[in-house]
SAM riboswitch aptamer (S box leader) from Lacicoccus qingdaonensis, 100 nucleotides, folded computationally.
The organism belongs to Lacicoccus, within Bacteria.
The prediction has a mean pLDDT of 83.
RNAcentral holds the sequence, with entries from MGnify.
Its Rfam family is "SAM riboswitch aptamer (S box leader)". Rfam's curators write: The SAM riboswitch is found upstream of a number of genes which code for proteins involved in methionine or cysteine biosynthesis in Gram-positive bacteria.
RNA sequence: UUAUCCAGAGUAGACGGAGGGACUUGGCCCUGUGAUGUCUCAGCAGCGGACUCAUUUUGAGUACUGUGCUAAUUCCAACAAGCGGAUGCUUGAACGAUAA
Numbered sequence: 001u002u003a004u005c006c007a008g009a010g011u012a013g014a015c016g017g018a019g020g021g022a023c024u025u026g027g028c029c030c031u032g033u034g035a036u037g038u039c040u041c042a043g044c045a046g047c048g049g050a051c052u053c054a055u056u057u058u059g060a061g062u063a064c065u066g067u068g069c070u071a072a073u074u075c076c077a078a079c080a081a082g083c084g085g086a087u088g089c090u091u092g093a094a095c096g097a098u099a100a
Stems, first nucleotide, its partner, number of pairs: 001100005010041001012040004019030003024078004042070003047066003050062005079092005
């Protein structure tokens, strides 16, 4: 920089022992019935490579390989625009994540 982010997939085993869900604020939620995290195994997906088929560009498939992912929409909101009397709703952006 470009593409995608409302789909999918763990009540597994081991270690460990306090906060965690990226940062700030607010909300909401998970967590000693052991979370978050690390490793192993299992699985999901199909971004790059590889292979197969068709083909004009390219598309479909396999899941071999490099990544990624497996609570909640990127957990929700924050900024802008539109609608609304209002809580809010819709769209877009920003931030962030992943791949190339």